[in-house]
RNA sequence: AAGUUCAAUAGGCAACUUUUAAUGAAAAUUAUUAGGCGCAAAGCUACUUACCUAAGUGCAUCGCAUAGGGUAGAAGGGUUGCAUUG
Numbered sequence: 001a002a003g004u005u006c007a008a009u010a011g012g013c014a015a016c017u018u019u020u021a022a023u024g025a026a027a028a029u030u031a032u033u034a035g036g037c038g039c040a041a042a043g044c045u046a047c048u049u050a051c052c053u054a055a056g057u058g059c060a061u062c063g064c065a066u067a068g069g070g071u072a073g074a075a076g077g078g079u080u081g082c083a084u085u086g
Stems, first nucleotide, its partner, number of pairs: 006086004012039002016035002020031004037073001043079003047076003050071003056066004
């Protein structure tokens, strides 16, 4: 000096609630205002599993099934990466 691990400090992200608006059939998502549950990859990725929705489609006497739609803060995989001090 580099790498790995732990701790502290400073930054980072932002569950959920809240103000306003938009997209979508819905699930949900995006932007925005004020708080901040928590996270060390709570950065990105829908490849696998799981879960949510069911427009359309199929069957069917008013229901059932189904993902080309979603959830990355459900689990795993892939990929990129973090300041200072000890």